[in-house]
RNA sequence: AGAGUUUGAUCCUGGCUCAGAACGAACGCUGGCGGCGUGCCUGAGACAUGCAAGUCGUGGGAGAAAGUCGGAGCAAUCCGGCUAGUAAACCGGCGCACGGGUGAGUAACACGUGGGCAACCUGCCCUGGAGACUGCGAUAACCCGUCGAAAGACGGGCUAAUACCGGAUAAGACCCCGGAUAGUUCGCUAUCUGAGGUAAAAGGUGGCCUCUGCUCCUGCAAGCUAUCACUUCAAGAGGGGCCCGCGGCCUAUCAGCUAGUUGGCGAGGUAACGGCUCACCAAGGCUAAGACGGGUAGCUGGUCUGAGAGGAUGGUCAGCCACACUGGGACUGAGACACGGCCCAGAGUCCUACGGGAUGCAGCAGUCAGGAAUAUUGCGCAAUGGAGGAAACUCUGACGCAGCGACGCCGCGUGGGUGAUGAAGGCCUUCGGGUCGUAAAGCCCUGUCGGAGGGGAAGAAAAGCUUGCUGGCUAAUAUCCAGCGGGCCUUUGACGGUACCCUCAAAGGAAGCACCGGCUAACUCCGUGCCAGCAGCCGCGGUAAGACGGAGGGUGCAAGCGUUGUUCGGAUUGACUGGGCGUAAAGGGCGUGUAGGCGGUUGGUCAAGUCUGGUGUGAAAGCCCGGGGCUCAACCCCGGAAGUGCAUUGGAAACUAGCCAGCUAGAGCGCGAGAGAGGAGGGUGGAAUUCCUGGUGUAGCGGUGAAAUGCGUAGAUAUCAGGAGGAACACCGGCGGCGAAGGCGGCCCUCUGGCUCGUUGCUGACGCUGAAACGCGAAAGCGUGGGGAGCAAACAGGAUUAGAUACCCUGGUAGUCCACGCUGUAAACGAUGGGUACUAGGUGUUCGGGGUAUUGACCCCCUGAGUGCCGCCGCUAACGCAUUAAGUACCCCGCCUGGGGACUACGGCCGCAAGGUUAAAACUCAAAGGAAUUGACGGGGGCCCGCACAAGCGGUGGAGCAUGCUGUUCAAUUCGACUACGCGAAGAACCUUAUCCUGGACUUGACAUGUUCGAAAGAGGUAGGAAGUAGGGUGCGGAAACGUUACCCCAACGGUAUCCAGUCCGGAACCUAUCACAGGUGCUGCAUGGCUGUCGUCAGCUCGUGUCGUGAGAUGUUGGGUUAAGUCCCAUAACGAGCGAAACCCCUGUUUCCAGUUGCCAGCGAGUAAUGUCGGGGACUCUGGAAAGACUGCCGGUGUUAAACCGGAGGAAGGUGGGGAUGACGUCAAGUCCUCAUGGCCUUUAUGUCCAGGGCUGCACACGUGCUACAAUGGCGUGAACAAAGGGAAGCCAACCCGCGAGGGGGAGCCAAUCCCAAAAAGCACGCCCCAGUUCAGAUUGCAGGCUGCAACUCGCCUGCAUGAAGUUGGAAUCGCUAGUAAUCGCGGGUCAGCAACACCGCGGUGAAUGUGUUCCUGAGCCUUGUACACACCGCCCGUCAAGCCACU
Repeated sequence: AGAGUUUGAUCCUGGCUCAGAACGAACGCUGGCGGCGUGCCUGAGACAUGCAAGUCGUGGGAGAAAGUCGGAGCAAUCCGGCUAGUAAACCGGCGCACGGGUGAGUAACACGUGGGCAACCUGCCCUGGAGACUGCGAUAACCCGUCGAAAGACGGGCUAAUACCGGAUAAGACCCCGGAUAGUUCGCUAUCUGAGGUAAAAGGUGGCCUCUGCUCCUGCAAGCUAUCACUUCAAGAGGGGCCCGCGGCCUAUCAGCUAGUUGGCGAGGUAACGGCUCACCAAGGCUAAGACGGGUAGCUGGUCUGAGAGGAUGGUCAGCCACACUGGGACUGAGACACGGCCCAGAGUCCUACGGGAUGCAGCAGUCAGGAAUAUUGCGCAAUGGAGGAAACUCUGACGCAGCGACGCCGCGUGGGUGAUGAAGGCCUUCGGGUCGUAAAGCCCUGUCGGAGGGGAAGAAAAGCUUGCUGGCUAAUAUCCAGCGGGCCUUUGACGGUACCCUCAAAGGAAGCACCGGCUAACUCCGUGCCAGCAGCCGCGGUAAGACGGAGGGUGCAAGCGUUGUUCGGAUUGACUGGGCGUAAAGGGCGUGUAGGCGGUUGGUCAAGUCUGGUGUGAAAGCCCGGGGCUCAACCCCGGAAGUGCAUUGGAAACUAGCCAGCUAGAGCGCGAGAGAGGAGGGUGGAAUUCCUGGUGUAGCGGUGAAAUGCGUAGAUAUCAGGAGGAACACCGGCGGCGAAGGCGGCCCUCUGGCUCGUUGCUGACGCUGAAACGCGAAAGCGUGGGGAGCAAACAGGAUUAGAUACCCUGGUAGUCCACGCUGUAAACGAUGGGUACUAGGUGUUCGGGGUAUUGACCCCCUGAGUGCCGCCGCUAACGCAUUAAGUACCCCGCCUGGGGACUACGGCCGCAAGGUUAAAACUCAAAGGAAUUGACGGGGGCCCGCACAAGCGGUGGAGCAUGCUGUUCAAUUCGACUACGCGAAGAACCUUAUCCUGGACUUGACAUGUUCGAAAGAGGUAGGAAGUAGGGUGCGGAAACGUUACCCCAACGGUAUCCAGUCCGGAACCUAUCACAGGUGCUGCAUGGCUGUCGUCAGCUCGUGUCGUGAGAUGUUGGGUUAAGUCCCAUAACGAGCGAAACCCCUGUUUCCAGUUGCCAGCGAGUAAUGUCGGGGACUCUGGAAAGACUGCCGGUGUUAAACCGGAGGAAGGUGGGGAUGACGUCAAGUCCUCAUGGCCUUUAUGUCCAGGGCUGCACACGUGCUACAAUGGCGUGAACAAAGGGAAGCCAACCCGCGAGGGGGAGCCAAUCCCAAAAAGCACGCCCCAGUUCAGAUUGCAGGCUGCAACUCGCCUGCAUGAAGUUGGAAUCGCUAGUAAUCGCGGGUCAGCAACACCGCGGUGAAUGUGUUCCUGAGCCUUGUACACACCGCCCGUCAAGCCACU
């Protein structure tokens, strides 16, 4: 110090959330020790029990008992001594008003702070003065009696005092009447002084004999003295009472409050002022600077937080206040209206004999209750402090200690060193390893805490007694008092045998908690599969989850760690420090103006503000600094500083305020001019609409996208004339004018407000703003009364539509108009409050004034006031604003503080009502927003392209068939693909083929590698052979696979010959067995690679540097032309570059050169019935190599002198010559795990492998793609022409023969420019058919055949004969094609045994029409615009309804 979160991204606004610190805490998990603190925050709820305030015998009277001793008595018992002048009680004194608790009440002079009392009190204590003389009478205790259950009460009798009461005295005090001085708030007060009056007392104890009395030896007290008490006065200290200034909560949805109320006079009362109380008189007092009311709350020093300013808080400690069951009251007293006193009332509890009594833990413990939650019915007066006492001493739940609680803070420990086979084990793994990890073990050490044993404090100084010295009182060397010292080796410790110290043993007894997606330090595996769950915010989880749960590992803190709650911080998110209001929340609709705030210029004065110095105060503790004490620290002690404040006093005089005197620049007045839809009232004018009357006139009018409702033959519309009535004022008219805003528009008159200019005569700061208040205030609406032409909510009808309570049409009432009165709102907007000053300009326009010039006007220049546009600085988040500020400043007012709920509810005020104004909360969300950016989209715009449309040609959609798909069926009709559908599939009868179905079979497997056992070389040939387990054949079972102890043959065996090696061993190969594993067309194309499709052969997609922008981004790539093209040119803050386009490549079109076999044959020669057949030839065709050619190169025109376009020449070819290959960044989680590869998952006698059969060909339908047709531009027959490109050895197959034919036989040739497939077909010629379901068309079916193949039943193709269906050009709709194209005709090939091919891929033959356009449909490109879309229009999103939930009612 910040961070996360709104977006595709950005900047801003803005809220929410987090990281920090703190706590009298609580909860969860865990827990070794000590020190110091701290502990009912809730029920001021109720309390059992014990204790918490007594003390004094040196004030007074009286005075036990148990027990014991002695005596008497037989004994019961009695008497006496001790107990003991003790206990208990009583009179009396002092204390009980302190200490301790609590925070209910209290918003108040209660508290804090500073003052005042000339308006006061003060026991005990200190100092000083003066005293204490002399008397009387009672009473409790006690005794007797009475009443009562008790508590207690009453009567009679005795007695004392430091109890009570008289008399005397009075320095001083007090009261009253005078005088003087000083002060004064003018009321009086203080001091001095004179006269009169009033009020006192108590003794106790010790010592002594100086004085006095008595006794007189000695002593006694009524004497003296000391001391403690007592009376009075003064003074002090400390304590208290009262008054005042200032300060500190919320609420205006509380705006008025007040009758002792405010004041006066008098009286009473108090310690004292005072309506404190009372009588009388007056009518005041308080309040927007918030009275009164409501809510909440003890206040402060301080505490927590914060950089500070602030905010929050007031527990422990300290000061003050208040309270003591609740409410009220007084008594006593120096002091109380009294926590452990009294009286009354109330509620509660307890006792009771029912008559009556008792009681108050918010003292310390403790109990119950309440609650998330808060301790022992402990020890001691040893210390400190307090009460009483002369003192000893007594009392003291104040206090000192201990106990309980990790509640907090602080400290310590749970070990240290060494130790790599990096052990075992866990986890992960790419299987190599990595990690836990020097961690452990092992070895060597140490000894804190805890344990055991031993030692063992400080805290204690006194007091008391005694004694010495000094001083005081005194007659005194006595006593007493004060100070200092000695002695008692006297006594006093709760804590506690505690702290601390020593010794011993022993690593032994001592670590957890939270977290690990980002914020935020820390990562992997498994499980789970939008489930279970997590979550502070954003958000995770739907099969590969670093976010859930577990584990391993890691991070953080540590005897604690987390969670929850609360406070401050971060939050400049209430902004004093330190914010805003054009569009994010926010300028009041506008004015007039009260209070208030602020205010020009000069001089003087004052000193309130301001500044400065002094003084007092600001308690202690705390915080901070320095020092010191506990081993350190926490903690504690000492000193200092600080305490920003208040009061008082001295000084300064610039500024502000006050006062005095001036000034004229602000403001106003006067004078002279001026413009204007400014306002109010009255009058008046014409045009138009409608209506009425009359005329002319006839069938329509009106209305719309098109119509209809409506009006019209009872005469409309149209037209002419006349009349009525209401409302509004065309042109002028203008980002022109006026007004504060709302608003104002024909013309004239009357009344009236404001503004501007000129002049500078007058006043002399008279000003600005403005809470409240008052007034004005569009439209709609309301009330009363008029008026009502047009228009027109509601309403009615007609249309539109799925509907149409709308848009359109025909009607139409309130209303719109007038008068008067309400309402008081608006996108009342410039979404911009008012005022003043300052800060570049340019250009319009309205109304004034001036200058120059002019005869004059205009033009031109200067200037004032208004009103627009553009633009610099500056400002702004940006957009934008910019002398009419949103700039720079000052003054005043209003307003804002996340979105929704809510321009709402309740309450108040206003209103006739409608409603207005003021204005919340519960609940809910993690956003809601502003501006700008890039895209995408638009039934937005501009430009442009494409067989996109149009113009054409031919099709599809109708028929039959073929084929694919959907659907359906089925045991199965395998799967994929849906911008797919003659697609994967360039060949499903078995095979293919897929777990698609039925059935059967095998289990290391059909296939690979390794291991192991056993046997053992392999191949060919020949000959022989007993047995029979490999193998083969046959048989058997079986459909086959497979099985088989059925039979036969045969290798291995022996012999001979041969082979890698000289031989053994060994290797390859085979068999057996086992384990690893194989296998999977099983799943996931949304885990992937690769490949492919599509947009699209569309012209786009980007980068570097620079520049612009806070930024996302922009620029470049836009613009003007041009192109097939981001093709090129020009312009240009861009300059360049890359991927695409083009070109380079292939085929084809022309020519040349080279080369001529299998191709060719012009010339020469030979030969044939004929043929390049032969010799030859390279001329030609052709073949296939190499070259040439085309580049807008040339000419003209257009164009910007460009790019380019148009036309032309030449040329085989002309503007890319034609065709092909070639597919940018990317999009579609597009397609493919079934080509292949591959992660993960699943399967393993099966989802693998093998086999038989079936299925993939099933068929009511629907769709796509094709073939053949419907015929005469045709069909059929006959004859006779012309290709290209291919294929051929398990092949193509000639001639010839057979068959009507498919085909069969046959076998020549050809591994192919040689031979074969091979016939090209349309076309041409001739002939027939004559418009018909036909000599069209050929489906379907029957029969007979052919071919391939193990096999044509399901399910092949072909042939012949026969059969001869639908169909006569095809609805809505839709497809292809711009030239060698469409159309049409045939030929070939791949796959392939064969073929369902009409498909696909190629080849050539014949060979058109139309368009030169871009309105529309569709798709694409560029620019621009709007956007609340970004999963991007198949988007987003609103309301009703339904169900559930929440809140309020």
Predicted 3D model of a 1449-nucleotide RNA (small-subunit ribosomal RNA) from a metagenome. The RNAcentral record of the sequence draws on SILVA.